[in-house]
RNA sequence: UGCUUAUAGAGAAAGACGGAGGGAUUAGACCCUGCGAUGUCUUAGCAACCUGUGCUUACAAGGUGCUACGUUCUACUUGCCCGCCUCAAAAAUGGGUAAGACAGAUAAGCG
Numbered sequence: 001u002g003c004u005u006a007u008a009g010a011g012a013a014a015g016a017c018g019g020a021g022g023g024a025u026u027a028g029a030c031c032c033u034g035c036g037a038u039g040u041c042u043u044a045g046c047a048a049c050c051u052g053u054g055c056u057u058a059c060a061a062g063g064u065g066c067u068a069c070g071u072u073c074u075a076c077u078u079g080c081c082c083g084c085c086u087c088a089a090a091a092a093u094g095g096g097u098a099a100g101a102c103a104g105a106u107a108a109g110c111g
Stems, first nucleotide, its partner, number of pairs: 002110006013043005021032003026075004044067003049063002051060003071103001076100007
């Protein structure tokens, strides 16, 4: 770095360094940020994918991971609802909502 499978709404922060943008990527929105963010290190914690014990869904914390915002939200597809238009209806466009997909993240396995 590629492939496969699984998961996600809950949970868990202090200190030091550093000094400008950051929340993966594109666009928009919404946020965080000199009351020092993002990041790095230390310590602490959360969680339970692998692991160990137990053998029935529990305990531990060894390998990882995580500790602002739902993966911060939207974008693509489908269903439903509303609105616009119309004499009326349908379609398109617009808004909302639910599910799914894509992409990304993490773990385990494989190459």
A computed fold for a 111-nucleotide RNA from Mucilaginibacter ginsenosidivorans, annotated as SAM riboswitch aptamer (S box leader).
Its Rfam family is "SAM riboswitch aptamer (S box leader)". Rfam links the family to the GO term regulation of gene expression. From the family's description: The SAM riboswitch is found upstream of a number of genes which code for proteins involved in methionine or cysteine biosynthesis in Gram-positive bacteria.
The source organism's lineage runs through Bacteria, Bacteroidota, Sphingobacteriia, Sphingobacteriales and Mucilaginibacter.